Notes
A computed fold for a 121-nucleotide RNA from Pseudonocardia humida, annotated as SAM riboswitch aptamer (S box leader). Its mean pLDDT, the model's own confidence on a scale to 100, is 77. It matches the Rfam family "SAM riboswitch aptamer (S box leader)". Rfam describes the family as follows. The SAM riboswitch is found upstream of a number of genes which code for proteins involved in methionine or cysteine biosynthesis in Gram-positive bacteria. Taxonomically the source falls in Pseudonocardia (Bacteria, Bacillati, Actinomycetes, Pseudonocardiaceae).
């Protein structure tokens, strides 16, 4: 870099440095010298992996035969130690397809692309 799956309408600050960009690309529309991106320090949000707890028409094993242990699956308004991620605007909106309204637009669904995590190769 590519593949598979899941999620993406919620949430989350301050300081230092720096000095003009940033919001993935395109079209918009926004943010930005009342200080962008990047880097550093402290903080926070969340729950993908994880811990803990509960459950089960599941599998294996043990035994004093209805219990235990391990695994698998599901749930948790449980934890936040660890691995990550994130802390403007619905992934900011749109595009491409379909449907419903109606006269340039709106609403709904899906896809594409993107981001994050996990997995396996």
């Nucleotide at each position: 870099g590519g593949c598979u799956c899941a999620u993406c309408c919620a949430g989350a600050g301050g300081g230092g440095u720096a000095g003009a960009g940033g919001g993935a690309a395109c079209g918009g529309c926004c943010c930005g010298u009342u200080g962008a991106a990047g880097c550093c320090c402290c903080g926070g949000c969340a729950a993908c992996c994880g811990g803990c707890g509960a459950g089960c028409a599941c599998g294996c094993g043990u035994g004093u035969c209805c219990a235990c242990g391990c695994g698998g699956c599901u749930c948790g308004a449980u934890c936040a130690c660890g691995g990550u991620g994130c802390c403007a605007a619905u992934u900011c909106c749109g595009a491409c397809c379909c449907g419903c309204a109606c006269c340039g637009u709106g609403c709904g669904g899906g896809a594409a692309a993107g981001a994050u995590g996990a997995g396996g190769a």